[in-house]
RNA sequence: GCCAGCUUAGCUUCAAUUGGAAGAGCACCCGACUUGUAAUCGGGCGGUUGUCGGUUCGAGUCCGACAGCUGGCU
Repeated sequence: GCCAGCUUAGCUUCAAUUGGAAGAGCACCCGACUUGUAAUCGGGCGGUUGUCGGUUCGAGUCCGACAGCUGGCU
C1' cells in the first nucleotide's frame, strides 16, 4: 500500500426475525434473608447503537466517507 471482518450500557467473542424503533448477564445502588458477612431472592439505575452525511413515512439494520481494533496479502 491492497483486501476482509468488527465497533450497541462501566464490562461482554453478547442479543435485537427480511427496516417498524434497543434487551440480557455481570458490575453498581436500594431492599428482603442472616447475629454479621458472603451467597441467594426482589426491585432500581444505566444507551446520541464509533463519528459525519445519505436513502426512507420510519435506520442498530441499507449506502458513502472518516476514525479505531483484529486478521490476511504484498
Predicted 3D model of a 74-nucleotide RNA (transfer RNA) from an Akkermansiaceae bacterium. RNAcentral holds the sequence, with entries from ENA. It matches the Rfam family "tRNA". About the family: Transfer RNA (tRNA) molecules are approximately 80 nucleotides in length. The source organism's lineage runs through Bacteria, Pseudomonadati, Verrucomicrobiota, Verrucomicrobiales and Akkermansiaceae.